Small-subunit ribosomal RNA, central domain from an uncultured bacterium, 349 nucleotides, folded computationally.

Context: one part of a larger RNA
C1' cells in the first nucleotide's frame, strides 16, 4: 500500500460551526462527458509467456504465435452516473399557535450557616484524638443573648428528573438573549449530509494586572503515631479557592461507543407535548420527542448490547498496524512561563 479494524484488546479527533472536497430525492426532455457495443490505426524491435526447431543437453540462439494491461480515431447504444434545462413536495427551512426547561449573560434581592468586631450573662475550662498533644482561655475564652461587619455556598424540593454541542449548568426576582419539542400542513422548492485546512468554544490545575479574602487548603511551621514518618491523625497557615480583563488549551474532556439517514419482534417505567371516546370527576386509548430498565432476531471471543444498536445498509470525516524505548529526542509551531500541538530512530524483548 492492500486489507483487516477502532465500547472493553492498537484505535473515535473534549466538542460545534464551516471552507474546498467526497456524496446526495421523485417526475421529465435534451446533451452523449463517463460507461457499454462493434470497425479502423496505433501499441518499434529486444525482453516476459507458449508452442517448434538448431547447438550432443542446458544457458544461448533462431521461427511462429500470444501478449504489450494503453492510447487515437469514426460509427451506434442511453439503463445508469454526469451536465443543462423544466416540475414536483416525502429532505430541508421559513410562516402561525403552543410547551417545559438549574441554557447563556447582566443587574438586584433573600434566608441560614460560618468567621470577625463591639456589647450582656456567665466563670473555668474548652478544642481535639484511639489515646494524646501541640493550640485557645482570668488581658474572661468555650458556652448564651443583642447589634454590627464580610466573604463563599445556595440545605429542604432534588428525582434512575431536566436544560446544553461539549465543557458544564441548582435560593429568589427583574432585563437581554441561543436552542428544542408540539400541532397546522400557509409558504421557499432539494436550499441537503459530512467536513482536510481554518474559526470558535472548552472541567479543574496554573500564569498576568487590579481587586477581594469568611470559609477551605497545596507549600511551611508545629503536636502525635513510627525502627523511621519529609505521610496517614490534630493544631496552625500562605499561594489558591472569588471578581474583573488577558493568557493557558489539558483530562479517566466517558456511553472509554464521531456524526447523518433508511430499515428491523415486544414488555415497563418517566418527562415534556398533541389528539380521540367519554356529562363531569377521573380513569383509558392513539401519537411524537427526549430519558431509564427488562428483553427476542441478530452482532459479539465473551461478558454483553440489543428501535438511544455494539443489529442491517449507504454517505463523509478521525484514528489503529506487536511490548519497551516515548508522547521521549531532534525539527518546526504556538505560549509570559508552565508548557501545548506535531512526532521519530538507534537499542532491545
Nucleotide at each position: 500500500c492492500u486489507g483487516g479494524g477502532c465500547g472493553u484488546a492498537a484505535a473515535g479527533g473534549g466538542c460545534g460551526c464551516g471552507u474546498a472536497g467526497g456524496c446526495g430525492g421523485g417526475c421529465u426532455g435534451c446533451c452523449g462527458c463517463g460507461u457499454c457495443c462493434g470497425g479502423g490505426g496505433u501499441g518499434a524491435a529486444a525482453u516476459c509467456c507458449c508452442a517448434c526447431g538448431g547447438c550432443u543437453c542446458a544457458a544461448c540462439c533462431g521461427u511462429g504465435g500470444a501478449a504489450c494491461g494503453g492510447c487515437c480515431u469514426c460509427g451506434g447504444a442511453u439503463a445508469c452516473g454526469g451536465g443543462c434545462g423544466g416540475u414536483c413536495u416525502c429532505g430541508a427551512g421559513g410562516g402561525a399557535g403552543g410547551u417545559a426547561g438549574g441554557g447563556g449573560c447582566a443587574c438586584g434581592c433573600g434566608g441560614a450557616a460560618c468567621u470577625g468586631u463591639g456589647g450582656g450573662u456567665g466563670g473555668a475550662g474548652c478544642g481535639g484524638u484511639g489515646a494524646a498533644a501541640u493550640g485557645c482561655g482570668u488581658u474572661g475564652a468555650u458556652a448564651u443573648c443583642c447589634a454590627c461587619a464580610g466573604g463563599a455556598a445556595c440545605u429542604c424540593c432534588g428525582g434512575u428528573g431536566g436544560c446544553g454541542a461539549a465543557g458544564g449548568c441548582g435560593g429568589c426576582g427583574u432585563g437581554c438573549u441561543g436552542g428544542a419539542c408540539c400541532u397546522c400542513a400557509u409558504c421557499u422548492g432539494a436550499c441537503g449530509c459530512u467536513g482536510a485546512g481554518g474559526c470558535g468554544c472548552g472541567a479543574a490545575a496554573g500564569c498576568c494586572a487590579g481587586g477581594g479574602g469568611a470559609g477551605c487548603a497545596a507549600a511551611c511551621g508545629g503536636g502525635a503515631u513510627u525502627a523511621g514518618a519529609u505521610a496517614c491523625c490534630c493544631c496552625g497557615g500562605u499561594a489558591g479557592u472569588c471578581c474583573u480583563g488577558g493568557c493557558c488549551c489539558u483530562a479517566a474532556a466517558c456511553g472509554u461507543u464521531g456524526g447523518g439517514u433508511g430499515c428491523u419482534a415486544g414488555g415497563u417505567a418517566g418527562u415534556a407535548g398533541a389528539c380521540c371516546a367519554g356529562a363531569c370527576a377521573u380513569g383509558g386509548g392513539u401519537u411524537u420527542a427526549c430519558u431509564g430498565c427488562c428483553g427476542g432476531a441478530g452482532c459479539a471471543a465473551a461478558a454483553g448490547u440489543g428501535c438511544u444498536a455494539a443489529g442491517u445498509a449507504c454517505c463523509c470525516c478521525g484514528c489503529c498496524u506487536g511490548g519497551g524505548g516515548a508522547g521521549u529526542a531532534u525539527g518546526g509551531u504556538c505560549g509570559c512561563a508552565a508548557g501545548g500541538c506535531u512526532g521519530a530512530a538507534a537499542c532491545u524483548c